[in-house]
Context: one part of a larger RNA
RNA sequence: CUGGGCGUAAAGGGCGCGUAGGCGGCCUGUUAAGUGUGAAGUGAAAUCUCCGGGCUCAACCCGGAAACCGCUCUGCAAACUGGCAGGCUUGAGGAAGGUAGAGGUGAAUGGAAUUCCCGGUGUAGCGGUGACAUGCAUUGAUAUCGGGAGGAACACCCAUGGCGAAGGCAGUUCACUGGGCCUCUCCUGACGCUGAGGCGCGAAAGCGUGGGGAGCAAACAGGAUUAGAUACCCUGGUAGUCCACGCCCUAAACGAUGGAAACUAGGUGUCAGGGGUAUCGACCCCUCUGGUACCGCAGCUAACGCAUUAAGUUUCCCGCCUGGGGAGUACGACCGCAAGGUUGAAACUC
Numbered sequence: 001c002u003g004g005g006c007g008u009a010a011a012g013g014g015c016g017c018g019u020a021g022g023c024g025g026c027c028u029g030u031u032a033a034g035u036g037u038g039a040a041g042u043g044a045a046a047u048c049u050c051c052g053g054g055c056u057c058a059a060c061c062c063g064g065a066a067a068c069c070g071c072u073c074u075g076c077a078a079a080c081u082g083g084c085a086g087g088c089u090u091g092a093g094g095a096a097g098g099u100a101g102a103g104g105u106g107a108a109u110g111g112a113a114u115u116c117c118c119g120g121u122g123u124a125g126c127g128g129u130g131a132c133a134u135g136c137a138u139u140g141a142u143a144u145c146g147g148g149a150g151g152a153a154c155a156c157c158c159a160u161g162g163c164g165a166a167g168g169c170a171g172u173u174c175a176c177u178g179g180g181c182c183u184c185u186c187c188u189g190a191c192g193c194u195g196a197g198g199c200g201c202g203a204a205a206g207c208g209u210g211g212g213g214a215g216c217a218a219a220c221a222g223g224a225u226u227a228g229a230u231a232c233c234c235u236g237g238u239a240g241u242c243c244a245c246g247c248c249c250u251a252a253a254c255g256a257u258g259g260a261a262a263c264u265a266g267g268u269g270u271c272a273g274g275g276g277u278a279u280c281g282a283c284c285c286c287u288c289u290g291g292u293a294c295c296g297c298a299g300c301u302a303a304c305g306c307a308u309u310a311a312g313u314u315u316c317c318c319g320c321c322u323g324g325g326g327a328g329u330a331c332g333a334c335c336g337c338a339a340g341g342u343u344g345a346a347a348c349u350c
Stems, first nucleotide, its partner, number of pairs: 004321003007304002012318001014201004021194003025088007033081002035077004040072003049065006091191001092188004096183004103177007110154001115149007125136002162169002206247006215241002220236004258317006266295011299306002323350003332343004
């Protein structure tokens, strides 16, 4: 390379936008590049294969045939692919009317709780544990009442719920703003799918500058436990956690399942809409579309399981895998302030 694969055995890129490229709906005409068919030229010899022959056989050698799977030129065909021209509406998009939502950004604001400060009441303990102790407290703690300060997070609602491409998103209000879904016709007329590079986004931790700091809490200190205890438990406690701006770019970034399209029994729940039936009306009931869950047939699977949200049956495009260790290491390159990241071997060994 051919091939076989990628939920859990090695293997889906963390996610999107999109360049080149690859692939691409229905109808008509045309062309003849691909394609098919015929003819011609060429495809040296040797080699290979087959037949025959020569060395006593064989290797080897000689003769003949076939083949040289290819290229060039030319005639014809026009189904399919491509090109060109014209048309279509179901793919895609737009308009209109509705609609749900923790989607995003900024600002404002609310209550509970913790801590601290001030004051009142009050007195000897509090706290903590398996049990202790460190710790706090007569300079009046804990408890309780009133007042104040400040930071962070939003109980109940909350869901088997919703939104987002993913990361992720939750008190309330306002402003700005992205996407989705439904309905009906109308409009454009294949404008599509995927996407190497590229660009953007990307939890937590970490980094830079400046703020902030209530609680929590790596490091650290002390008390316990223990043979020891650089831990688990306890008392403290600094970075950090929070904000602004700029970096970092990783993850069990998981559905361990790339994206798009079509097809293939059903049943049940739920969310957002539409239609019908019914009704005074809302429910109920029937049904359609989109999402989200559970169960289950065929089929698939090594099994587990998946099963119209496929891991079934197919097509297109991308990424990736090829025994374990060495190793996501070394070297080089690129990126980064650094930490490090991305790319990514070999010797050797089993």
The part of an RNA shown here (small-subunit ribosomal RNA, central domain) has 350 nucleotides and comes from a marine sediment metagenome.
Model confidence (mean pLDDT): 87 of 100.
RNAcentral holds the full RNA, with entries from SILVA.